The prediction has a mean pLDDT of 83. This is a predicted structure of a 475-nucleotide part of an RNA (small-subunit ribosomal RNA, 3' major domain) from an uncultured bacterium. Its Rfam family is "Bacterial small subunit ribosomal RNA". RNAcentral holds the full RNA, with entries from ENA.

[in-house]
Context: one part of a larger RNA
RNA sequence: UGACGGGGACCCGCACAAGCAGUGGAGUAUGUGGUUUAAUUCGAAGCAACGCGAAGAACCUUACCUGGGCUUGACAUCCCGACGCCCGCUCUGGAGACAGGGCUUUUCUUCGGAACGUCGGUGACAGGUGGUGCAUGGUUGUCGUCAGCUCGUGUCGUGAGAUGUUGGGUUAAGUCCCGCAACGAGCGCAACCCCUAUUGCCAGUUGCCAUCAUUUGGUUGGGCACUCUGGCGAGACUGCCGGUGACAAAUCGGAGGAAGGUGGGGACGACGUCAAAUCAUCAUGCCCCUUACGUUCUGGGCUACACACGUACUACAAUGGCGAAAACAAAGGGAAGCGAUACCGCGAGGUGGAGCAAAUCCCAUAAAAGUCGCCCCAGUUCGGACUGCAGGCUGCAACUCGCCUGCACGAAGUUGGAAUUGCUAGUAAUCGCGGAUCAGCAUGCCGCGGUGAAUACGUUCCCGGGCUUUGCACU
Numbered sequence: 001u002g003a004c005g006g007g008g009a010c011c012c013g014c015a016c017a018a019g020c021a022g023u024g025g026a027g028u029a030u031g032u033g034g035u036u037u038a039a040u041u042c043g044a045a046g047c048a049a050c051g052c053g054a055a056g057a058a059c060c061u062u063a064c065c066u067g068g069g070c071u072u073g074a075c076a077u078c079c080c081g082a083c084g085c086c087c088g089c090u091c092u093g094g095a096g097a098c099a100g101g102g103c104u105u106u107u108c109u110u111c112g113g114a115a116c117g118u119c120g121g122u123g124a125c126a127g128g129u130g131g132u133g134c135a136u137g138g139u140u141g142u143c144g145u146c147a148g149c150u151c152g153u154g155u156c157g158u159g160a161g162a163u164g165u166u167g168g169g170u171u172a173a174g175u176c177c178c179g180c181a182a183c184g185a186g187c188g189c190a191a192c193c194c195c196u197a198u199u200g201c202c203a204g205u206u207g208c209c210a211u212c213a214u215u216u217g218g219u220u221g222g223g224c225a226c227u228c229u230g231g232c233g234a235g236a237c238u239g240c241c242g243g244u245g246a247c248a249a250a251u252c253g254g255a256g257g258a259a260g261g262u263g264g265g266g267a268c269g270a271c272g273u274c275a276a277a278u279c280a281u282c283a284u285g286c287c288c289c290u291u292a293c294g295u296u297c298u299g300g301g302c303u304a305c306a307c308a309c310g311u312a313c314u315a316c317a318a319u320g321g322c323g324a325a326a327a328c329a330a331a332g333g334g335a336a337g338c339g340a341u342a343c344c345g346c347g348a349g350g351u352g353g354a355g356c357a358a359a360u361c362c363c364a365u366a367a368a369a370g371u372c373g374c375c376c377c378a379g380u381u382c383g384g385a386c387u388g389c390a391g392g393c394u395g396c397a398a399c400u401c402g403c404c405u406g407c408a409c410g411a412a413g414u415u416g417g418a419a420u421u422g423c424u425a426g427u428a429a430u431c432g433c434g435g436a437u438c439a440g441c442a443u444g445c446c447g448c449g450g451u452g453a454a455u456a457c458g459u460u461c462c463c464g465g466g467c468u469u470u471g472c473a474c475u
Stems, first nucleotide, its partner, number of pairs: 002474001004471002007469002010466004015459002019423005026314008034305002042053002064300002067297004073125001077124002079121006088103006106115003127289002130287003136283002138278003141274001143272001148187006154163003167178003193266004198234007207224003212221002237260001240254005316416001320375005332363003337356002342351003382413001387408007429451007
């Protein structure tokens, strides 16, 4: 100087408290451990691994296992020789890879050849998701969006170092003010960027409809006022008033305002810590394999199952379940695509094909809410697992191992021990909708809107952090 203390002082954070909803009990989904297996490929491991890499394992993927093949190789460059192949169609054998056969048969040319491609050969080489993340680059997590981390010159100290950065106030903030042997500066904070909340101008189709006609319908004429769209602006700065304060910074209250003291949200992550994670995104040193640890194919496995844990979904019901008629979104996606009207089917779906590269057409009826009716507290008109039968869709192919529909069956479960999680406002809770991946497959993930709370006295205590001081057997 730091680190540490079941030392002290001050301060902060859904850290506690005050509340709301959960998890832990049940069933299922999914990940992990363990066990099993020919293989159940590999990685991730307290917070910060465990719906994680994986934005989608039937084949492929695929790295694993079984068995069948190849050896200059599935892929790249160079050399030599032969051929006009190759591709495509087809026949035989085979599980296929592959092997054999038939048909088809390049371009330019000075006719020497050249280009391109295929096959064969030779060796240089290819190849490796083999090892080492404790040899590395790059990328990422975490402390933590915490307020810190440093430098130049000067001064003090023999020196390590100190000062500045401490002190008095204040702030979300090393934010700002005052003081001070310090004076300045840099990386961070804040601002600049994006979305959102108000409004002016410009523009008016595919959007909109107040006035005038018209229609089942903004459908058509007409119009661009309004809504909306999207470009440029305005607006918020403690600017104004009062109190407090040190004539400061600031803070409390008020006015005006769509918005008030960082308006709300996002992007943005200082010096560094954890030899943190990743050699399986990629790149790469070294080591290792080279008729195999490379490569290709069939089938299997990654989906196993006594059990244990994490994360979710659905419930246990009456603030509910069921039936009927009937309202109100936002944000997205669409050409090997979205697919309307119509018809068939109880339904999943099928036939068919209008329109749309989309403010035009389609996906596409939002659901909860509200109205009317039934149920009457029960393992039930709750709950839906499991199972049987019958079907539908995708796809060479749903046995291992997909999703969906109808009928039947109707399990556990009556609010969950010790313990433990999230959340301070358009938040929690609850309701539905969309997208990426994707042939098919979503209770996961990423977004979108609808309805919409309760509570915060306070900082004694638990956890984490900042600053200062003190002790010290550590550095």